A computed fold for a 71-nucleotide RNA from a Lentisphaeria bacterium, annotated as transfer RNA.
It was read from a public genome assembly.
């Protein structure tokens, strides 16, 4: 320096161009004498920056950051 990968919610993942999905975790209500379980609801996210598209997590280009390999 080449070359490939990977980035999505506090934390683990899913998402082959048309509603950002799920378990945990926090909150709230139920339920119970109280707790934990268990039921419901509610918050929180597409690494950044351009492109193409009616539309973009998704195709592209670049850029960061991390892992792998070569040199």
């Nucleotide at each position: 320096g080449c070359g490939g990968g990977u980035a999505u919610a506090g934390c683990g993942u899913a998402g082959c161009g048309g509603c950002u999905a799920c378990g945990c975790c926090g909150c709230a209500g139920c339920c119970u004498u109280c707790c934990a379980a268990g039921c419901u609801g509610c918050u929180u996210a597409c690494a950044c920056g351009g492109g193409u598209u009616c539309g973009a997590c998704u195709c592209c280009c670049g850029u960061u950051a991390c892992c792998c390999g070569c040199u």
The prediction has a mean pLDDT of 80.
Taxonomically the source falls in Lentisphaeria (Bacteria, Pseudomonadati, Lentisphaerota).
Its Rfam family is "tRNA". Its family is annotated with triplet codon-amino acid adaptor activity in the Gene Ontology. The family's RNA type in Rfam is transfer RNA.